[in-house]
Molecule: Glycine riboswitch aptamer
Organism: Pseudomonadota bacterium
C1' cells in the first nucleotide's frame, strides 16, 4: 500500500411552519361564555428524493425449438417509482475527507 466494517471530527441537496373538522387535555385572555395558541387524532389537497425500500441494461444461465420470432431466472446506479420518509430552525440525511481500531490479502 488496497479492500470491506466499526468508532470519533469536518462537510453535505430538496420541498408546505399548507387547509380543514373534532375533542375529554393545557397555558393565556375575557368575566359568566366566550376568543386565541400549543398539543392530540381524523380528513383534503400540493410538492420533494440523498435513510430503508421497488423497476431494469449490457452481460450471465436456464429450459425449449430448427419456427430465428420468442420463453422463464440472475443481474448496478446520484436513473426510475414514490411504499417508507421528508418539506422552518434542529435533528436526520446518500456520499465525500481526516485520524484511530480490529480483520483480510
Nucleotide at each position: 500500500a488496497u479492500g470491506a466494517u466499526c468508532a470519533g471530527c469536518g462537510g453535505g441537496a430538496g420541498a408546505g411552519c399548507g387547509c380543514c373538522g373534532c375533542c375529554g387535555g393545557g397555558c393565556c385572555a375575557u368575566u359568566g361564555u366566550u376568543g386565541g395558541c400549543c398539543a392530540g387524532c381524523g380528513g383534503c389537497c400540493g410538492c420533494c428524493g440523498a435513510a430503508g425500500g421497488u423497476g431494469c441494461a449490457a452481460g450471465g444461465c436456464c429450459a425449449g425449438c430448427c419456427a430465428u420470432g420468442g420463453g422463464g431466472c440472475c443481474g448496478a446506479a446520484a436513473c426510475u417509482c414514490u411504499c417508507a420518509g421528508g418539506c422552518a430552525a434542529a435533528a436526520g440525511g446518500a456520499c465525500c475527507g481526516c485520524u484511530g481500531a480490529a480483520c483480510a490479502c